[in-house]
RNA sequence: AGCGACAAAGGGCAAACCCACCGUGAGGUGGGGACGCAAAGCCACGGGACCCCAUGGGUCAGCCGGGCUACCGAA
Numbered sequence: 001a002g003c004g005a006c007a008a009a010g011g012g013c014a015a016a017c018c019c020a021c022c023g024u025g026a027g028g029u030g031g032g033g034a035c036g037c038a039a040a041g042c043c044a045c046g047g048g049a050c051c052c053c054a055u056g057g058g059u060c061a062g063c064c065g066g067g068c069u070a071c072c073g074a075a
Stems, first nucleotide, its partner, number of pairs: 012037002017032006035062001041068003045065003048060005
């Protein structure tokens, strides 16, 4: 120098709920708030759940799988 699970350190994200706004709706955005998370960062590719102006279109990445990227770093 490189690799390096976890720990440690610096920190990060933010469930439910409340308020405002957007959306037919699932849900989303902002603020508050923390149930939790080592990828709870990103991607709708597969499965799944949900919605509808329904046979097609959409939502959920904190449901599971997969892909990509990433801080620190003993032995």

A computed fold for a 75-nucleotide RNA from an Actinomycetales bacterium, annotated as c-di-GMP-I riboswitch aptamer. Taxonomically the source falls in Actinomycetales (Bacteria, Bacillati, Actinomycetota, Actinomycetes). Its mean pLDDT, the model's own confidence on a scale to 100, is 84. Of the family's consensus pairs, 95% are formed in the model. The sequence was found by an Rfam model in a public genome assembly.